[in-house]
RNA sequence: GACCGGAUAGUUCAAUUGGCAGAACAUUGGACUCAUAAUCCAAGAGUUAUAGGUUCAAGUCCUAUUUCGGUCA
Repeated sequence: GACCGGAUAGUUCAAUUGGCAGAACAUUGGACUCAUAAUCCAAGAGUUAUAGGUUCAAGUCCUAUUUCGGUCA
C1' cells in the first nucleotide's frame, strides 16, 4: 500500500428478507435466611464507533472517516 472481517447496555454477545433494540453476567431494590452465599421476583442502564446518503421506515443498504483483528505484498 491492497483486500477481508469486526465496532450494539458496565462486560460478553444476539437482533430473520430493512418494520417496536434484546438475552446472559454484572449493578440496584425486595423476598427467603439468625446472618452471608445460593435461589426467586422486580428495576435501572443504549446518540447501535463518527459524519453524510437512500427509504414512508436503517443496527441492517450505499459512501467517507476513526479504531481493532487478520491475509497478501